[in-house]
């Protein structure tokens, strides 16, 4: 001086699966009725815009877990562990998030 490698940060890209059903509350629109000096009240129908709860179906690429492919060791036990499996969490219009990929950058370490 310094590659492969590891970690962080920034930018870009990034899949899958119901804008599901029901109830309540808030907000809002239309129609009707009643009332006030004015503010308003009630009923019916929309709106699933926001929040909460319940039910069914589904997804896997934050995280998590596994009795799990595979790898290693002092080898019938132990350790690590996937894009596999489970779906606790999360998610199923949009937004956010998002394994992973590309570019840039900071650091670690180090063959040469």
């Nucleotide at each position: 001086u310094g590659a492969u490698c590891c970690c962080g940060c920034g930018c870009g890209g990034g899949a899958g699966a119901g804008a599901g059903g029901g109830a309540g509350g808030c907000a809002u629109c239309c129609g009707g009725c009643c009332g006030u000096g004015a503010u308003g009240g009630c009923c019916g129908g929309g709106c699933a815009g926001c929040c909460u709860c319940c039910c069914c179906g589904c997804c896997g690429a934050a995280g998590g877990c596994g009795c799990a492919a595979c790898c290693g060791g002092c080898c019938c036990c132990c350790g690590g562990a996937a894009a596999c499996g489970c779906u606790c969490a999360g998610g199923c219009a949009g937004a956010a998030g998002g394994g992973c990929c590309g570019c840039g950058u900071g650091g670690g370490g180090a063959a040469g």